[in-house]
């Protein structure tokens, strides 16, 4: 690397990791932001699917 069987203690929820929780999917899946614009293009928001913590990022103020 290729067939073939068998199987979810798997896998997802627009940018990191950690608890809790919920909800979607069965690998052919679930998941892959939003706005203009015909189209090449162009603009914008959040680290969470929810809460909490901790990084990083932005924003004011002090020291």
């Nucleotide at each position: 690397g290729g067939u073939u069987g068998c199987g979810a203690u798997g896998g997802g929820g627009a940018u990191g990791g950690a608890g809790u929780u919920c909800c979607c999917c069965g690998a052919c899946a679930a998941c892959c932001g939003c706005c203009c614009g015909c189209g090449u293009g162009g603009g914008c928001u959040g680290a969470u699917g929810a809460c909490u913590c901790c990084u990083a990022c932005c924003g004011c103020g002090a020291a």

About this RNA: RNAcentral holds the sequence, with entries from ENA and Rfam. The RNA shown here (Fluoride riboswitch aptamer (crcB RNA motif)) has 63 nucleotides and comes from Methylobacterium symbioticum.